[in-house]
RNA sequence: CUCGCUGUAGCUCAGUCGGUCGGAGCGUCGCCCUGAUAAGGCGAAGGUCGGUGGUUCGAGUCCACCCGGCGAGA
Numbered sequence: 001c002u003c004g005c006u007g008u009a010g011c012u013c014a015g016u017c018g019g020u021c022g023g024a025g026c027g028u029c030g031c032c033c034u035g036a037u038a039a040g041g042c043g044a045a046g047g048u049c050g051g052u053g054g055u056u057c058g059a060g061u062c063c064a065c066c067c068g069g070c071g072a073g074a
Base pairs, nucleotide, nucleotide: 001073002072003071004070005069006068007067010026011025012024013023019057028044029043030042031041032040050066051065052064053063054062
């Protein structure tokens, strides 16, 4: 320098066909349970889906560029 994969909640990830989708587990917080703790039960908060533009009636999803991570080639 070129190419490919990847970026979604504090962490690990799903969502892959553009719409009814913003979710799961763990974690955190509150309540119940217990003499108390753990385990267990119930509930809640937490995301402008890496950034900026574009396409579209509509974008986490498609396109371009930029940034970060991983890999391959020269």